């Protein structure tokens, strides 16, 4: 950087440094000196690893081992910690009305993660 699979409407600070910019892209619509981006602490989730109960299934099996499911635990590895991935961007349906708008669905593009090049 490229591929594969799963997830993205739930959760998370009146903390400290920092000092003008963020929310990918663009169009919007926000947030921001009542203090942005980044660091640090701190919290959330539980995808990878661990780790406890229970269920089901295999087994070279019978106080063993592996697998796959639910529920929890959180001291490791990432993420995440304004608003659905903030809205929408492509197509198709549907509905009212008129060159636009709502609604659903799918994609697409982004983002986490785990695994392969």
């Nucleotide at each position: 950087c490229u591929c594969u699979u799963a997830u993205c409407a739930a959760g998370a600070g009146c903390g400290g440094c920092g000092g003008a910019g963020g929310g990918a892209u663009a169009g919007g619509c926000c947030c921001u000196g009542a203090g942005a981006a980044g660091c640090c602490c701190g919290g959330c989730a539980a995808c990878c690893a661990u780790u406890a109960a229970g269920g089901c299934a295999a087994g070279u099996c019978u106080u063993c081992u592996u697998g796959c499911c639910u529920u929890g635990a959180a001291a490791g590895g990432u993420g995440c910690u304004a608003a659905a991935u903030c809205c929408u961007a492509c197509a198709g349906a549907u509905u009212a009305a008129a060159u636009g708008g709502a609604u659903c669905u799918g994609g697409a593009a982004g983002a986490u993660a785990a695994g392969a090049g």
Molecule: SAM riboswitch aptamer (S box leader)
Organism: Lentibacillus amyloliquefaciens